Background
Predicted 3D model of RNase P RNA and transfer RNA as a complex of 473 nucleotides. Its mean pLDDT, the model's own confidence on a scale to 100, is 77. Rfam match: Bacterial RNase P class A.
[in-house]
RNA sequence: AGCCUGCCGGGCGACCGCGGCGGAGACGUCGAGGAAAGUCCGGACUCCGCAGGGCAAGAGCGCUGGGUAACGCCCAGGCGGCGCGAGCCGAUGGAGAGUGCAACAGAAAGCAAACCGCCACCGCGAGGUGGUAAGGGUGAAACGGUGGUGUAAGAGACCACCAGCAUCCCGGGUGACCGGGGUGGCUAGGUAAACCCCGCUCGGAGCAAGGCCAAGCAGAAACGGAGACGGCCCGUCUUUGGAUCAGUGAUCCGACCGUUUCGGGUAGGCCGCACGAGGCCGAAGGUAACGACGGUCCCAGAUAGAUGGUCGCCCGCCUGCGGAGAAGGCGGGUGUGAGUUCCUUCGGAACUCAUGCCUAUCCACUUCGUGGGCGACAGAAUCCGGCUUACAGGCAGACU
RNA sequence: GGCCCCAUCGUCUAGUGGUCCAGGACAUCACUCUUUCAAGGUGAAGACACGGGUUCGAUUCCCGUUGGGGCCG
Numbered sequence: 001a002g003c004c005u006g007c008c009g010g011g012c013g014a015c016c017g018c019g020g021c022g023g024a025g026a027c028g029u030c031g032a033g034g035a036a037a038g039u040c041c042g043g044a045c046u047c048c049g050c051a052g053g054g055c056a057a058g059a060g061c062g063c064u065g066g067g068u069a070a071c072g073c074c075c076a077g078g079c080g081g082c083g084c085g086a087g088c089c090g091a092u093g094g095a096g097a098g099u100g101c102a103a104c105a106g107a108a109a110g111c112a113a114a115c116c117g118c119c120a121c122c123g124c125g126a127g128g129u130g131g132u133a134a135g136g137g138u139g140a141a142a143c144g145g146u147g148g149u150g151u152a153a154g155a156g157a158c159c160a161c162c163a164g165c166a167u168c169c170c171g172g173g174u175g176a177c178c179g180g181g182g183u184g185g186c187u188a189g190g191u192a193a194a195c196c197c198c199g200c201u202c203g204g205a206g207c208a209a210g211g212c213c214a215a216g217c218a219g220a221a222a223c224g225g226a227g228a229c230g231g232c233c234c235g236u237c238u239u240u241g242g243a244u245c246a247g248u249g250a251u252c253c254g255a256c257c258g259u260u261u262c263g264g265g266u267a268g269g270c271c272g273c274a275c276g277a278g279g280c281c282g283a284a285g286g287u288a289a290c291g292a293c294g295g296u297c298c299c300a301g302a303u304a305g306a307u308g309g310u311c312g313c314c315c316g317c318c319u320g321c322g323g324a325g326a327a328g329g330c331g332g333g334u335g336u337g338a339g340u341u342c343c344u345u346c347g348g349a350a351c352u353c354a355u356g357c358c359u360a361u362c363c364a365c366u367u368c369g370u371g372g373g374c375g376a377c378a379g380a381a382u383c384c385g386g387c388u389u390a391c392a393g394g395c396a397g398a399c400u
Numbered sequence: 401g402g403c404c405c406c407a408u409c410g411u412c413u414a415g416u417g418g419u420c421c422a423g424g425a426c427a428u429c430a431c432u433c434u435u436u437c438a439a440g441g442u443g444a445a446g447a448c449a450c451g452g453g454u455u456c457g458a459u460u461c462c463c464g465u466u467g468g469g470g471c472c473g
């Protein structure tokens, strides 16, 4: 100088004021976060009659292995890219299953293609015919690369080496893959956060879920016997009392249930509500994430929504002034060594570099005193595990 | 607290299964017509909320941020 990880993010006291729990009372005790945020994921829990067996649609993940209750998370690897390096990044399966897209430019954008160029022939010439895809141009991308043989000129047409693809074998690895050897035909483009294919996973709603109690007016009408998980299928269950007719079915009335419309009343209290995939310490095992096991602790539960106000001291940061220290930078002096230049009276002077010592005007650093200013992002609302975003300032460790 | 939806000129809206100087109407400005204004006609200017990613190329596809709206006793 850089790169990665972890932690803190105000403290103490007094007075007054809050909420839960305990208590007759005095009083005692507990009381916001690493993100409580965004609502992006995964669950726990509750209800949907048994949530039973499936399907479709839809959604997610996408290299391998491990962790976890689970995940799109975390850890470790593989492959690829960036970096001198520590490290960082990668929505990382399939383009021989199929379909689509690639504007403009260019001759031509999937088995297509000849603009310039090169070669051969014809022609006085302009130009024409045939061959070619090595060179040039266009473009994000043009059908392997280098060297040679060959050819009229070329071209994997052929040869050597290399890369890729297909295939076979050997070795290492749980695996993704890595290393090596052989054969082959020359080369089987790009794009899937395009449609799609393949593999794996997924019922639906959500604490304002869902229950209990109290109070209260004023219920009425229509449709139906249903129907019952958000769509579909299978499976399961599928009202009740009376009357009439009559050939066990039909009709009527009432209750029950469901849907819709109109009207009225109430906006109250309690549970859910915090003992948890819990915190802390140790810890076999493990590269790590994690963690069996042991010990210990109980740590907010509000409902117009609680932890605030005042004062004092301290702490941290910024800044002004003053004192002291040390000696890093610039500067000065001095000693030694080397080099260069000048004079040349065997030596002297100047400059440069290296190094030791001294000094201390200025800058920076440490410390003491004093004055002023500031102290980030930001408040639980069912609860956990993650991700993402915001964050003044400070501390610690590993590595290059 | 939870569950959904949206963002395109000054305003209201098309568009988007990817290559447009992003279209239309109203408004604004200029010219024209008219005795003058209005109306009419012609033209001009003017926008994909912000950042990142995929792709050759993004208003559109994906992720995040910001802002706005609706529902739930």
Stems, first nucleotide, its partner, number of pairs: 001400002004397005010314007018031005033377001037388002040386005045206004052234004058202005063077005078092001079090004093197002098195002100191002115136002117132006144162006163187001165184008210271004219262007227237002239255007278297005285290001315375011328363002331359013401472007410426004428444005449465005